Predicted 3D model of a 92-nucleotide RNA (c-di-GMP-I riboswitch aptamer) from an Anaerolineales bacterium. The sequence was found by an Rfam model in a public genome assembly. Its mean pLDDT, the model's own confidence on a scale to 100, is 87. NCBI's taxonomy places the organism under Bacteria, Bacillati, Chloroflexota, Anaerolineae, Anaerolineales.
[in-house]
RNA sequence: AUCCGAUAAGAGCAAAUCACGCAAAAGCGUGAGACGCAAAGCCAUGGAUCUACCGUCGCGCAAUAUGCGACCAUGAUCGCCAGGUUGCCGAA
Numbered sequence: 001a002u003c004c005g006a007u008a009a010g011a012g013c014a015a016a017u018c019a020c021g022c023a024a025a026a027g028c029g030u031g032a033g034a035c036g037c038a039a040a041g042c043c044a045u046g047g048a049u050c051u052a053c054c055g056u057c058g059c060g061c062a063a064u065a066u067g068c069g070a071c072c073a074u075g076a077u078c079g080c081c082a083g084g085u086u087g088c089c090g091a092a
C1' cells in the first nucleotide's frame, strides 16, 4: 500500500412511524425517532423498480369537455444491483 473487516477505539449516517412544508404523483426537505449501515459519502452512467402532470392512442359523447383505460421519463430511488470517484480506523 492492496485485499479484507473485530462484540476494538473514536466519530458518522438514519428505515418504519409522526408533525410541518414542497410536488400532479413517485418522492423530497426540516424536526422528532432508530430498523439497520464500513462507504447507508458523492455521481442516475448501465440494469432494475416506482410514478405519469404533459403528450399519444383508444373507449365514451350528437358534439366539446369531464371521465375511464393503455403507452410514454423528460420525474424519482445511490438504504435494489453493478460501475465510477473520494474517504475514517486497523485486530485476524
Stems, first nucleotide, its partner, number of pairs: 004090002012037002017032006035079001041085003045082003048077003055071005